This is a predicted structure of a 102-nucleotide RNA (Purine riboswitch aptamer) from Alkalicoccus urumqiensis. Its Rfam family is "Purine riboswitch aptamer". Rfam describes the family as follows. Riboswitches are metabolite binding domains within certain messenger RNAs that serve as precision sensors for their corresponding targets. Allosteric rearrangement of mRNA structure is mediated by ligand binding, and this results in modulation of gene expression. A class of riboswitches that selectively recognises guanine and becomes saturated at concentrations as low as 5 nM. In Bacillus subtilis, this mRNA motif is located on at least five separate transcriptional units that together encode 17 genes that are mostly involved in purine transport and purine nucleotide biosynthesis. It has also been shown that some members of this family are specific for adenine instead. Hence this family are termed purine riboswitches. On this family, see Mandal et al., Cell 2003: "Riboswitches Control Fundamental Biochemical Pathways in Bacillus subtilis and Other Bacteria". Its mean pLDDT, the model's own confidence on a scale to 100, is 78.
[in-house]
């Protein structure tokens, strides 16, 4: 810090790779800049905004809607990342060998 709950206190626990399932964060979001299709509706860039946060901001699919132009919306379901938490398995440090280590 957590468990932790209504302002707020609160005794006691709480080593740990990893897998699962919750919780916060963040809406897998906004701006901005450059290019590219229109048999389409996408590519790239940003020490920009956004979280007491590192990292990551995307792809699909339906529908809309536009009508050769430069612009896209809306729905759905899908993760990384940090950090706590509960279980599950698994393995350590310390030591007076009881027991101790967020």
């Nucleotide at each position: 810090g957590a468990u932790a709950a209504a302002u707020a206190a609160a005794a006691a626990u709480c080593g740990a790779a990893u897998g699962u399932u919750c919780g916060u964060a963040u809406a897998u979001g906004u701006c901005g800049g450059g290019g590219a299709a229109u048999c389409g509706g996408c590519c790239c860039c940003g020490u920009a905004c956004g979280u007491u946060u590192c990292u990551a901001c995307c792809a699909g699919u339906c529908u809309a809607c536009c009508g050769u132009a430069a612009a896209u919306a809306g729905a759905c379901g899908g993760a990384c990342u940090a950090c706590g938490a509960a279980u599950a398995a698994u393995u350590g440090c310390u030591g007076c060998a009881c027991a101790g280590c967020g």